[in-house]
RNA sequence: GGGUCUGUAGCUCAGUUGGUUAGAGCACGCCCCUGAUAAGGGCGAGGUCACACGUUCGAGCCGUGUCAGACCCA
Numbered sequence: 001g002g003g004u005c006u007g008u009a010g011c012u013c014a015g016u017u018g019g020u021u022a023g024a025g026c027a028c029g030c031c032c033c034u035g036a037u038a039a040g041g042g043c044g045a046g047g048u049c050a051c052a053c054g055u056u057c058g059a060g061c062c063g064u065g066u067c068a069g070a071c072c073c074a
Base pairs, nucleotide, nucleotide: 001073002072003071004070005069006068007067010026011025012024013023019057028044029043030042031041032040050066051065052064053063054062
């Protein structure tokens, strides 16, 4: 330098054919439970869906470019 793939909550990851409000587990906060913990139960907080532009009535999802990472080729 070229090619392929990945980027969604603090971490690990889902997200169907583009459709109204973006989710789970763990972690975190509060409460219940307990003599007190752990475990368990309930509630809650937490998001620039990497960034920009475009297509579309509508984009996490499609297109282009950029950035970061992984792998392959040279």
This is a predicted structure of a 74-nucleotide RNA (transfer RNA) from an Anaerolineae bacterium.
Rfam family: tRNA. Rfam's curators write: Transfer RNA (tRNA) molecules are approximately 80 nucleotides in length.
The sequence was found in a public genome assembly.
NCBI's taxonomy places the organism under Bacteria, Bacillati, Chloroflexota, Anaerolineae.
Model confidence (mean pLDDT): 82 of 100.